[in-house]
Annotation
Predicted 3D model of a 100-nucleotide RNA (Purine riboswitch aptamer) from Amphibacillus marinus. It matches the Rfam family "Purine riboswitch aptamer". A reference for the family is Mandal et al. (2003), "Riboswitches Control Fundamental Biochemical Pathways in Bacillus subtilis and Other Bacteria", Cell.
RNA sequence: AAAUUUAAUAGUAAUUCACCUCGUAUAACUUUGAGAAUAUGGCUCAAGAGUCUCUACCCGUUACCGUAAAUAACGGACUAUGAGGGAAGAUGAAGCAUGA
Numbered sequence: 001a002a003a004u005u006u007a008a009u010a011g012u013a014a015u016u017c018a019c020c021u022c023g024u025a026u027a028a029c030u031u032u033g034a035g036a037a038u039a040u041g042g043c044u045c046a047a048g049a050g051u052c053u054c055u056a057c058c059c060g061u062u063a064c065c066g067u068a069a070a071u072a073a074c075g076g077a078c079u080a081u082g083a084g085g086g087a088a089g090a091u092g093a094a095g096c097a098u099g100a
Base pairs, nucleotide, nucleotide: 019085020084021083022082023081024080025079026056030048031047032046033045034044035043041065042064050057058076059075060074061073062072063071
């Protein structure tokens, strides 16, 4: 003098978790079998299908059905994956409220 390793500090950059927004997937949809309720009701179980896809496939409201076997419309998620986003404080102005 150079290189490497370790530790500490500082700086820079990147990434991850969580959260938010958005894209894609799926239409929270659909087929079959069995059973159940009936205007104080409108479901339960199982299998399939749908996604370059794991999971999920329901809830509420309204309508409708005059007691029968059948629902419809609308609104509301999760999950998978991708992209993007972000701090804190101070001051000023305006508006509003209260008090004098």
Of the family's consensus pairs, 100% are formed in the model. The coordinates come from a structure-prediction model, not an experiment, and the mean pLDDT is 75.